[in-house]
RNA sequence: UGAGUCGGCCGGGCGGUCGCGGCCCGAGCGAUCGGGGCGAGGAAAGUCCGGACUCCGAAGGGCAAGGUGGUGGCUAACGGCCACCCGGGGUGACCCGCGGGAAAGUGCCACAGAGAACAGACCGCCUCCGGUUCGCCGGGGGUAAGGGUGAAACGGUGGUGUAAGAGACCACCAGCACGCCAGGCGACUGGCGUGGCUGGGUAAACCCCACCUGGAGCAAGAUCAGACAGCGUGUGACCGAGGGCGGCCCGUCCGAGCACGCGGGUAGAUCGCUGGAGGCCACCGGCAACGGUGGUCCUAGAUGGAUGAUCGCCACGUGUCCGCCGCGUGCGGCGGGCGCCAUACAAAAUCCGGCUUACAGGCCGGCUCAUCCA
Repeated sequence: UGAGUCGGCCGGGCGGUCGCGGCCCGAGCGAUCGGGGCGAGGAAAGUCCGGACUCCGAAGGGCAAGGUGGUGGCUAACGGCCACCCGGGGUGACCCGCGGGAAAGUGCCACAGAGAACAGACCGCCUCCGGUUCGCCGGGGGUAAGGGUGAAACGGUGGUGUAAGAGACCACCAGCACGCCAGGCGACUGGCGUGGCUGGGUAAACCCCACCUGGAGCAAGAUCAGACAGCGUGUGACCGAGGGCGGCCCGUCCGAGCACGCGGGUAGAUCGCUGGAGGCCACCGGCAACGGUGGUCCUAGAUGGAUGAUCGCCACGUGUCCGCCGCGUGCGGCGGGCGCCAUACAAAAUCCGGCUUACAGGCCGGCUCAUCCA
RNA backbone atom coordinates (compact mmCIF):
# COMPACT_ATOMS: atom_id res chain seq x y z
C1' U A 1 0.00 0.00 0.00
C1' G A 2 -3.84 -3.57 -1.18
C1' A A 3 -7.25 -7.43 0.32
C1' G A 4 -9.77 -9.49 4.47
C1' U A 5 -11.64 -10.63 9.46
C1' C A 6 -13.48 -9.42 14.37
C1' G A 7 -15.14 -5.82 17.92
C1' G A 8 -16.69 -1.00 19.84
C1' C A 9 -18.99 3.89 19.09
C1' C A 10 -21.82 8.04 16.82
C1' G A 11 -26.13 8.50 14.18
C1' G A 12 -26.38 15.98 13.36
C1' G A 13 -24.41 20.77 16.65
C1' C A 14 -25.54 25.89 18.37
C1' G A 15 -29.02 29.88 18.66
C1' G A 16 -33.95 32.59 17.84
C1' U A 17 -39.50 32.45 17.49
C1' C A 18 -44.19 29.84 18.17
C1' G A 19 -46.36 25.42 20.45
C1' C A 20 -47.23 20.43 23.59
C1' G A 21 -46.98 16.94 28.44
C1' G A 22 -45.60 16.29 33.60
C1' C A 23 -42.95 18.49 38.09
C1' C A 24 -41.54 22.69 41.47
C1' C A 25 -42.24 27.87 43.10
C1' G A 26 -45.40 32.26 43.19
C1' A A 27 -50.34 34.82 42.30
C1' G A 28 -55.66 33.92 42.20
C1' C A 29 -62.05 31.75 45.59
C1' G A 30 -61.61 29.41 40.93
C1' A A 31 -61.01 28.80 35.64
C1' U A 32 -56.23 30.12 34.85
C1' C A 33 -51.71 33.13 34.58
C1' G A 34 -46.20 34.11 35.35
C1' G A 35 -41.28 32.04 36.21
C1' G A 36 -37.78 27.84 36.56
C1' G A 37 -36.26 23.01 35.35
C1' C A 38 -37.17 18.21 32.71
C1' G A 39 -39.16 15.53 28.38
C1' A A 40 -37.83 8.73 23.39
C1' G A 41 -34.19 4.69 21.11
C1' G A 42 -29.98 1.76 19.75
C1' A A 43 -33.13 -0.61 18.29
C1' A A 44 -38.38 2.64 22.13
C1' A A 45 -39.91 -2.23 16.92
C1' G A 46 -41.28 -7.80 16.42
C1' U A 47 -43.79 -9.52 21.11
C1' C A 48 -39.92 -14.69 20.24
C1' C A 49 -37.71 -16.40 25.21
C1' G A 50 -36.57 -15.44 30.62
C1' G A 51 -37.60 -12.86 35.23
C1' A A 52 -39.47 -8.94 38.84
C1' C A 53 -44.40 -7.50 40.31
C1' U A 54 -50.03 -8.48 40.86
C1' C A 55 -54.21 -11.65 41.40
C1' C A 56 -56.14 -16.62 41.32
C1' G A 57 -58.01 -20.38 48.60
C1' A A 58 -49.82 -22.01 48.45
C1' A A 59 -51.23 -24.72 43.14
C1' G A 60 -51.41 -32.58 46.30
C1' G A 61 -51.03 -37.54 43.17
C1' G A 62 -51.33 -39.96 38.33
C1' C A 63 -51.78 -39.52 33.02
C1' A A 64 -51.32 -36.45 29.11
C1' A A 65 -49.14 -31.69 26.93
C1' G A 66 -45.22 -28.26 25.95
C1' G A 67 -40.08 -26.92 26.08
C1' U A 68 -34.72 -27.74 26.36
C1' G A 69 -30.58 -31.11 24.54
C1' G A 70 -21.91 -31.70 23.63
C1' U A 71 -19.15 -30.29 28.52
C1' G A 72 -17.87 -26.85 32.43
C1' G A 73 -19.09 -22.11 34.22
C1' C A 74 -21.91 -17.06 34.65
C1' U A 75 -26.73 -15.23 36.02
C1' A A 76 -32.58 -13.38 39.60
C1' A A 77 -33.69 -16.51 35.37
C1' C A 78 -33.29 -18.01 30.28
C1' G A 79 -33.94 -21.21 24.47
C1' G A 80 -29.10 -15.83 26.74
C1' C A 81 -23.67 -15.09 27.53
C1' C A 82 -18.38 -16.91 28.25
C1' A A 83 -14.63 -20.71 27.87
C1' C A 84 -13.60 -25.43 26.08
C1' C A 85 -14.69 -30.26 23.25
C1' C A 86 -16.35 -32.56 18.65
C1' G A 87 -17.65 -32.05 13.29
C1' G A 88 -17.29 -28.85 8.80
C1' G A 89 -15.13 -24.47 5.83
C1' G A 90 -10.85 -21.01 5.09
C1' U A 91 -3.43 -20.18 3.35
C1' G A 92 -4.73 -17.34 7.79
C1' A A 93 -7.11 -13.90 11.32
C1' C A 94 -11.61 -16.28 11.89
C1' C A 95 -16.46 -18.34 10.65
C1' C A 96 -20.65 -22.13 10.70
C1' G A 97 -23.39 -26.27 13.57
C1' C A 98 -31.90 -26.91 15.54
C1' G A 99 -24.38 -30.87 18.48
C1' G A 100 -28.52 -36.78 23.29
C1' G A 101 -30.14 -41.82 21.12
C1' A A 102 -30.70 -44.84 14.22
C1' A A 103 -26.50 -52.67 16.54
C1' A A 104 -34.98 -50.63 21.39
C1' G A 105 -39.23 -50.72 17.89
C1' U A 106 -42.29 -48.55 13.73
C1' G A 107 -42.46 -45.44 9.40
C1' C A 108 -40.22 -42.91 5.15
C1' C A 109 -36.06 -42.53 1.35
C1' A A 110 -38.56 -38.12 -4.47
C1' C A 111 -36.12 -38.28 -9.59
C1' A A 112 -32.87 -41.56 -12.03
C1' G A 113 -31.84 -46.68 -11.81
C1' A A 114 -32.41 -53.79 -13.04
C1' G A 115 -32.17 -53.14 -7.77
C1' A A 116 -33.00 -48.23 -1.95
C1' A A 117 -32.25 -52.21 3.12
C1' C A 118 -33.13 -59.94 5.80
C1' A A 119 -30.27 -56.30 -1.06
C1' G A 120 -29.84 -56.20 -6.30
C1' A A 121 -28.28 -59.53 -12.64
C1' C A 122 -29.35 -53.72 -17.02
C1' C A 123 -24.50 -54.04 -19.60
C1' G A 124 -20.32 -57.03 -18.79
C1' C A 125 -17.52 -61.82 -17.14
C1' C A 126 -17.71 -67.41 -16.78
C1' U A 127 -20.06 -72.04 -17.90
C1' C A 128 -23.77 -75.54 -20.04
C1' C A 129 -27.48 -76.66 -23.94
C1' G A 130 -29.49 -75.61 -28.82
C1' G A 131 -28.91 -73.07 -33.54
C1' U A 132 -25.37 -70.84 -37.02
C1' U A 133 -24.39 -67.60 -43.01
C1' C A 134 -18.76 -69.05 -38.12
C1' G A 135 -19.55 -62.53 -37.36
C1' C A 136 -22.51 -64.46 -33.53
C1' C A 137 -27.82 -65.46 -31.80
C1' G A 138 -31.49 -67.64 -28.22
C1' G A 139 -32.27 -70.08 -23.51
C1' G A 140 -30.74 -72.15 -18.36
C1' G A 141 -27.29 -71.43 -14.39
C1' G A 142 -23.13 -69.00 -11.63
C1' U A 143 -20.92 -64.21 -10.42
C1' A A 144 -21.37 -57.96 -7.02
C1' A A 145 -14.24 -57.90 -9.69
C1' G A 146 -15.45 -53.98 -13.91
C1' G A 147 -19.27 -50.39 -16.40
C1' G A 148 -23.79 -47.56 -15.84
C1' U A 149 -27.87 -44.80 -12.37
C1' G A 150 -28.03 -42.03 -7.95
C1' A A 151 -27.24 -37.65 -2.43
C1' A A 152 -26.57 -42.77 -0.95
C1' A A 153 -25.50 -49.48 -4.16
C1' C A 154 -24.20 -53.34 1.97
C1' G A 155 -15.74 -51.47 4.11
C1' G A 156 -10.81 -49.87 0.94
C1' U A 157 -6.01 -51.52 -1.46
C1' G A 158 -3.05 -55.67 -2.80
C1' G A 159 -2.70 -60.92 -2.97
C1' U A 160 -4.28 -66.25 -2.57
C1' G A 161 -8.04 -68.76 -4.77
C1' U A 162 -11.60 -69.83 -8.88
C1' A A 163 -14.61 -71.74 -14.89
C1' A A 164 -15.44 -66.55 -13.68
C1' G A 165 -15.92 -64.49 -8.91
C1' A A 166 -16.78 -63.44 -3.76
C1' G A 167 -13.92 -61.54 3.73
C1' A A 168 -14.31 -67.63 0.90
C1' C A 169 -9.11 -66.99 2.95
C1' C A 170 -4.52 -63.78 4.06
C1' A A 171 -1.64 -58.96 4.91
C1' C A 172 -2.08 -53.79 5.68
C1' C A 173 -5.44 -49.65 6.37
C1' A A 174 -10.19 -47.34 7.90
C1' G A 175 -14.25 -47.81 11.11
C1' C A 176 -17.22 -50.18 15.20
C1' A A 177 -17.80 -52.77 20.02
C1' C A 178 -15.41 -54.30 24.50
C1' G A 179 -11.24 -54.28 28.06
C1' C A 180 -6.80 -51.90 30.08
C1' C A 181 -3.27 -47.71 30.67
C1' A A 182 -2.16 -42.29 30.56
C1' G A 183 -4.01 -36.95 30.51
C1' G A 184 -8.36 -33.74 31.66
C1' C A 185 -13.41 -31.37 36.92
C1' G A 186 -15.82 -32.87 32.32
C1' A A 187 -17.33 -33.23 27.09
C1' C A 188 -13.18 -35.76 25.12
C1' U A 189 -8.11 -37.01 23.52
C1' G A 190 -3.72 -40.35 22.94
C1' G A 191 -1.80 -45.43 23.22
C1' C A 192 -2.12 -50.92 23.62
C1' G A 193 -4.87 -55.46 23.19
C1' U A 194 -9.08 -58.64 21.82
C1' G A 195 -13.37 -59.63 18.62
C1' G A 196 -16.86 -60.51 14.46
C1' C A 197 -15.17 -59.30 8.76
C1' U A 198 -18.44 -54.24 8.71
C1' G A 199 -24.77 -53.85 11.16
C1' G A 200 -26.85 -46.91 5.04
C1' G A 201 -29.60 -42.09 5.85
C1' U A 202 -33.65 -39.61 8.33
C1' A A 203 -35.46 -38.23 15.34
C1' A A 204 -37.16 -29.53 12.52
C1' A A 205 -41.06 -38.43 11.52
C1' C A 206 -43.45 -41.18 15.51
C1' C A 207 -40.64 -42.76 19.45
C1' C A 208 -36.82 -43.63 23.65
C1' C A 209 -33.61 -41.15 27.50
C1' A A 210 -32.31 -36.98 30.87
C1' C A 211 -33.79 -32.30 32.80
C1' C A 212 -37.39 -28.15 33.23
C1' U A 213 -42.50 -26.03 33.34
C1' G A 214 -49.26 -24.11 38.10
C1' G A 215 -52.37 -20.38 35.29
C1' A A 216 -53.53 -15.47 33.77
C1' G A 217 -51.40 -10.99 32.86
C1' C A 218 -50.61 -3.51 34.43
C1' A A 219 -57.09 -3.82 30.12
C1' A A 220 -52.69 -7.56 36.27
C1' G A 221 -54.83 -5.64 40.67
C1' A A 222 -56.82 -1.97 44.52
C1' U A 223 -59.85 2.29 46.12
C1' C A 224 -63.49 6.16 45.35
C1' A A 225 -67.56 8.35 42.71
C1' G A 226 -71.75 7.64 39.54
C1' A A 227 -75.93 5.15 36.39
C1' C A 228 -79.79 1.31 35.66
C1' A A 229 -85.44 -2.11 35.22
C1' G A 230 -86.50 -5.76 34.69
C1' C A 231 -88.73 -10.01 31.81
C1' G A 232 -88.94 -15.02 29.57
C1' U A 233 -87.20 -20.27 29.17
C1' G A 234 -84.42 -24.32 31.26
C1' U A 235 -82.08 -26.42 35.51
C1' G A 236 -80.70 -26.93 40.89
C1' A A 237 -80.69 -26.30 46.53
C1' C A 238 -77.60 -32.30 50.57
C1' C A 239 -80.28 -37.58 45.48
C1' G A 240 -76.74 -30.66 45.55
C1' A A 241 -76.52 -27.00 40.00
C1' G A 242 -72.33 -24.22 39.49
C1' G A 243 -67.33 -22.87 40.70
C1' G A 244 -61.55 -22.72 42.52
C1' C A 245 -56.97 -25.85 42.38
C1' G A 246 -53.34 -24.94 33.81
C1' G A 247 -56.07 -29.91 30.29
C1' C A 248 -58.33 -34.98 31.90
C1' C A 249 -59.05 -38.40 36.08
C1' C A 250 -58.63 -38.96 41.34
C1' G A 251 -58.55 -36.09 45.54
C1' U A 252 -59.88 -31.64 48.04
C1' C A 253 -62.34 -26.94 49.16
C1' C A 254 -66.35 -23.21 48.51
C1' G A 255 -71.32 -23.68 47.74
C1' A A 256 -77.34 -21.18 46.29
C1' G A 257 -77.81 -20.01 42.63
C1' C A 258 -76.47 -21.02 37.48
C1' A A 259 -77.08 -21.19 31.88
C1' C A 260 -79.35 -19.05 27.46
C1' G A 261 -82.33 -15.17 25.07
C1' C A 262 -84.60 -10.12 25.07
C1' G A 263 -84.28 -5.32 27.28
C1' G A 264 -81.66 -1.38 30.25
C1' G A 265 -77.17 1.31 32.41
C1' U A 266 -71.87 2.88 32.66
C1' A A 267 -67.25 3.30 30.14
C1' G A 268 -65.09 8.83 35.12
C1' A A 269 -61.12 9.80 38.83
C1' U A 270 -56.98 8.21 41.99
C1' C A 271 -53.28 4.55 43.19
C1' G A 272 -50.30 0.73 40.86
C1' C A 273 -46.29 4.40 37.84
C1' U A 274 -41.28 4.40 37.60
C1' G A 275 -34.45 4.94 41.21
C1' G A 276 -33.36 0.27 39.13
C1' A A 277 -30.79 -7.48 39.17
C1' G A 278 -29.22 1.08 36.99
C1' G A 279 -24.98 3.79 34.13
C1' C A 280 -19.74 5.42 34.31
C1' C A 281 -14.68 5.38 36.56
C1' A A 282 -10.76 3.11 39.61
C1' C A 283 -8.80 -1.14 42.16
C1' C A 284 -9.09 -6.47 43.26
C1' G A 285 -10.46 -11.92 41.78
C1' G A 286 -11.27 -14.64 37.12
C1' C A 287 -8.66 -16.74 30.29
C1' A A 288 -13.62 -14.80 29.84
C1' A A 289 -18.86 -14.19 30.70
C1' C A 290 -19.17 -12.18 35.46
C1' G A 291 -18.45 -11.02 40.68
C1' G A 292 -16.61 -7.86 45.00
C1' U A 293 -15.16 -3.01 47.17
C1' G A 294 -14.91 2.32 46.82
C1' G A 295 -16.18 6.85 44.35
C1' U A 296 -19.43 9.46 41.20
C1' C A 297 -23.88 10.42 38.17
C1' C A 298 -29.20 10.15 37.43
C1' U A 299 -35.20 13.93 37.16
C1' A A 300 -40.34 10.95 30.25
C1' G A 301 -44.67 8.94 32.73
C1' A A 302 -48.91 10.35 28.46
C1' U A 303 -54.10 7.54 28.57
C1' G A 304 -58.34 10.42 21.66
C1' G A 305 -52.13 8.99 24.14
C1' A A 306 -47.09 15.14 24.97
C1' U A 307 -41.66 15.25 23.11
C1' G A 308 -43.44 19.20 17.34
C1' A A 309 -43.07 23.20 13.54
C1' U A 310 -40.17 27.04 11.38
C1' C A 311 -35.87 30.39 10.51
C1' G A 312 -30.50 31.51 10.66
C1' C A 313 -25.36 29.88 11.11
C1' C A 314 -22.00 25.75 11.15
C1' A A 315 -20.38 20.67 10.21
C1' C A 316 -20.88 16.43 6.75
C1' G A 317 -22.18 15.09 1.63
C1' U A 318 -22.79 16.46 -3.53
C1' G A 319 -22.85 19.47 -8.34
C1' U A 320 -20.50 23.42 -10.93
C1' C A 321 -16.94 27.46 -11.70
C1' C A 322 -12.17 29.93 -10.66
C1' G A 323 -6.99 29.92 -8.91
C1' C A 324 -2.44 27.20 -7.56
C1' C A 325 0.50 22.64 -7.54
C1' G A 326 1.78 17.60 -9.46
C1' C A 327 2.59 14.57 -13.40
C1' G A 328 1.15 9.66 -16.55
C1' U A 329 -2.53 15.67 -20.30
C1' G A 330 -7.20 14.56 -18.15
C1' C A 331 -7.18 13.01 -13.76
C1' G A 332 -5.62 13.82 -8.54
C1' G A 333 -4.62 17.15 -4.25
C1' C A 334 -5.24 21.99 -1.77
C1' G A 335 -7.83 26.79 -1.27
C1' G A 336 -12.07 29.86 -2.50
C1' G A 337 -17.16 31.46 -4.70
C1' C A 338 -22.22 29.89 -5.85
C1' G A 339 -26.27 26.23 -5.89
C1' C A 340 -28.75 21.69 -3.87
C1' C A 341 -29.75 18.20 0.24
C1' A A 342 -30.85 19.48 5.47
C1' U A 343 -31.11 13.59 7.05
C1' A A 344 -31.31 6.70 7.57
C1' C A 345 -34.27 2.97 10.39
C1' A A 346 -37.85 4.34 13.37
C1' A A 347 -40.89 6.72 18.07
C1' A A 348 -42.05 5.07 25.02
C1' A A 349 -47.09 2.94 27.50
C1' U A 350 -45.59 -1.62 34.38
C1' C A 351 -40.32 -2.46 34.63
C1' C A 352 -35.81 -5.24 33.68
C1' G A 353 -32.17 -9.23 31.18
C1' G A 354 -31.71 -11.29 26.28
C1' C A 355 -32.71 -12.78 21.13
C1' U A 356 -34.28 -11.41 16.25
C1' U A 357 -35.20 -7.89 12.54
C1' A A 358 -34.57 -2.58 10.23
C1' C A 359 -30.83 1.33 9.56
C1' A A 360 -28.55 7.06 4.88
C1' G A 361 -23.88 8.26 6.36
C1' G A 362 -19.51 8.31 9.43
C1' C A 363 -15.54 7.36 13.25
C1' C A 364 -12.09 4.25 16.19
C1' G A 365 -9.37 -0.14 17.51
C1' G A 366 -7.34 -5.43 17.55
C1' C A 367 -5.75 -9.27 14.33
C1' U A 368 -4.57 -12.00 9.49
C1' C A 369 -2.70 -12.59 4.41
C1' A A 370 0.00 -10.64 0.09
C1' U A 371 3.56 -7.12 -1.78
C1' C A 372 7.30 -3.25 -1.29
C1' C A 373 11.06 -0.39 1.58
C1' A A 374 14.65 0.07 5.74